[in-house]
RNA sequence: UCUUAUCCAGAGAGGCGGAGGGACCGGCCCUGCGAAGCCUCGGCAACCCGGCCACAAGAGCGCAACGAUGCGUUUCUAUGGGCCAGGGUGCCAAAUCCGGCAGACAAGUUCUGGAAGAUGAGA
Numbered sequence: 001u002c003u004u005a006u007c008c009a010g011a012g013a014g015g016c017g018g019a020g021g022g023a024c025c026g027g028c029c030c031u032g033c034g035a036a037g038c039c040u041c042g043g044c045a046a047c048c049c050g051g052c053c054a055c056a057a058g059a060g061c062g063c064a065a066c067g068a069u070g071c072g073u074u075u076c077u078a079u080g081g082g083c084c085a086g087g088g089u090g091c092c093a094a095a096u097c098c099g100g101c102a103g104a105c106a107a108g109u110u111c112u113g114g115a116a117g118a119u120g121a122g123a
Stems, first nucleotide, its partner, number of pairs: 001123007012041005020030003024100004042092003047088003050084004055080002057077003060073005096116001101113004105108001
């Protein structure tokens, strides 16, 4: 840089530090009752790896003489779904804090889509 998924949920204390921070711009906020940053410990979440469960689905097998179909199944498969939270990231004010571009009509603290950004995974 490209592709793709997600972004109205959730989760902070202590130490050092000492004035900024919320990406950018406009707002609006946070902040000496201590910003950024660094460290320690803790937590959230479930994207990737890993582990687990046959619920769904599929396969196999059996029965209904065969097929369709149905039923059953102490068999197989982790695709869907679910669970765990060991490893890799990420995150722990406010919806990505709101808007930025386009459209809609109910005309605004509106809705829909996009852009930009962030994070994961892949290239």